[in-house]
Context: one part of a larger RNA
RNA sequence: UGACGGGGGCCCGCACAAGCGGUGGAGCAUGUGGUUUAAUUCGAAGCAACGCGCAGAACCUUACCAGCCCUUGACAUGGGAAGUUUGGGCGCCGGAGACGGUGUCCUUCAGUUCGGCUGGCUUCCACACAGGUGCUGCAUGGCUGUCGUCAGCUCGUGUCGUGAGAUGUUGGGUUAAGUCCCGCAACGAGCGCAACCCUCGCCUUUAGUUGCCAUCAUUCAGUUGGGCACUCUAGAGGGACUGCCGGUGAUAAGCCGGAGGAAGGUGGGGAUGACGUCAAGUCCUCAUGGCCCUUACAUCCAGGGCUACACACGUACUACAAUGGUAGAAACAAAGCGACGCGAAGCCGUAAGGUGGAGCAAAUCGCAAAAACACUACCUCAGUUCGGAUUGAAGUCUGCAACUCGACUUCAUGAAGCUGGAAUCGCUAGUAAUCGCAGAUCAGCACGCUGCGGUGAAUACGUUCCCGGGCCUUGUACA
Numbered sequence: 001u002g003a004c005g006g007g008g009g010c011c012c013g014c015a016c017a018a019g020c021g022g023u024g025g026a027g028c029a030u031g032u033g034g035u036u037u038a039a040u041u042c043g044a045a046g047c048a049a050c051g052c053g054c055a056g057a058a059c060c061u062u063a064c065c066a067g068c069c070c071u072u073g074a075c076a077u078g079g080g081a082a083g084u085u086u087g088g089g090c091g092c093c094g095g096a097g098a099c100g101g102u103g104u105c106c107u108u109c110a111g112u113u114c115g116g117c118u119g120g121c122u123u124c125c126a127c128a129c130a131g132g133u134g135c136u137g138c139a140u141g142g143c144u145g146u147c148g149u150c151a152g153c154u155c156g157u158g159u160c161g162u163g164a165g166a167u168g169u170u171g172g173g174u175u176a177a178g179u180c181c182c183g184c185a186a187c188g189a190g191c192g193c194a195a196c197c198c199u200c201g202c203c204u205u206u207a208g209u210u211g212c213c214a215u216c217a218u219u220c221a222g223u224u225g226g227g228c229a230c231u232c233u234a235g236a237g238g239g240a241c242u243g244c245c246g247g248u249g250a251u252a253a254g255c256c257g258g259a260g261g262a263a264g265g266u267g268g269g270g271a272u273g274a275c276g277u278c279a280a281g282u283c284c285u286c287a288u289g290g291c292c293c294u295u296a297c298a299u300c301c302a303g304g305g306c307u308a309c310a311c312a313c314g315u316a317c318u319a320c321a322a323u324g325g326u327a328g329a330a331a332c333a334a335a336g337c338g339a340c341g342c343g344a345a346g347c348c349g350u351a352a353g354g355u356g357g358a359g360c361a362a363a364u365c366g367c368a369a370a371a372a373c374a375c376u377a378c379c380u381c382a383g384u385u386c387g388g389a390u391u392g393a394a395g396u397c398u399g400c401a402a403c404u405c406g407a408c409u410u411c412a413u414g415a416a417g418c419u420g421g422a423a424u425c426g427c428u429a430g431u432a433a434u435c436g437c438a439g440a441u442c443a444g445c446a447c448g449c450u451g452c453g454g455u456g457a458a459u460a461c462g463u464u465c466c467c468g469g470g471c472c473u474u475g476u477a478c479a
Base pairs, nucleotide, nucleotide: 001479002478003476004475005474007473008472009471010470011469012468013467015463016462019427020426021425022424023423026318027317029315030314031313032312033311034309035308042053043052064304065303067301073129077128078127079125080124081123082122083121087106088105089104090103091102092101093100094099109119110118111117131293132292134291135290136289140287141286142282143281144280145278147276152191153190154189155188156187157186158167159166160165171182172181173180197270198269199268200267202238203237204236205235206234207233208232211228212227213226216225217224241264244258245257246256247255248254320420324379325378326377327376328375336367337366338365341360342359346355347354348353386417391412392411393410394409395408396407397406433455434454435453436452437451438450439449
């Protein structure tokens, strides 16, 4: 100087408390461990691994296994020789295919000094080499997590100290903040904080189609004429600064209350992550040193596996019901996506779906039905008209192909489960809870993820205690 203390002081955080809803019990989905296996590819491991890499394993992916091929190679550059000069379609035989053999049709490469000269393609030869998701993340770059959006981390000069170092950065107030004020052997500065950026909330203005409809006409469809007032869209501006008033404070910084205002003291949300820590994670994104393999640890192919299953754990979904279930009728979003696409109306089917093909490169057309809520009727407290697992049968769709191993529909079947022990998690407002919608990946497959809106609470006395963190101080057998 740090670190640590079941030392002290001050302060903060859904840290506790006050509340609301969960997990832990059931079924199922998914990830992991374990076990099994020819293989169940590999990585991730307290918080900060475990719906994580995977924004989507039937084949492919795929790295794994057992087989079948192949050896200058699936891919790149270079040398020599020979052949043909290219590209595509349809086949046949052997084979699981890769591949090997073979036939036929169409087409007949580019440059040229017209020389098989140069290029391209195929084959052969010998090599140099290619190739490796093989090892080392404790050799590395890059990227990322984490403490933590915590308020800290430093430097120059000066001064003090023999020196390591100190001071500044401490003190008195204050703040979300090393934020600001005052004081002070310090005076300044940098990286962070804040602001500048995006978005939501109010107003003005410009513009008015594909958007809108107050007035007029039309019809009862903003459909058409008409209009751009309103909504909306998207450009440009304004607006909030403790600016004003009162109190308080040290006359300061500020704090408390009030006015006006759409908004009030950082207005809400996002992006933004200092010096560093964990030899944290990643050599399976990529790049890369070293080591290792080179008829194999490389390459190609079809099949299997990653989907196994006495069990254990994590994260979700659905429930156990009456604040409910079922049926009927009817209303209100936002944000997205669409050409190898979205696909309307109509018709067929109980349905999944099929048919159909209008319109739309989309403020025009489509996906598209929002659902919960509110209304009416039945059920009347039961393992039930709760719950839907499991199983049987019949189907639909995607796709060469749904057996291992897809999703969905209909009929039948109708497990467990009556609110969950110890323990433990999230959340302070348009939040929790609850309800649906869309997107990425994607042929198909979503209870996951990322966004979007609808309905919409309770509680916070407070900081004694638990956990984490910041500053000062003190002790130390630690570095």
Background:
This is a predicted structure of a 479-nucleotide part of an RNA (small-subunit ribosomal RNA, 3' major domain) from a lake water metagenome. Model confidence (mean pLDDT): 83 of 100. The full RNA is in RNAcentral, with records from SILVA.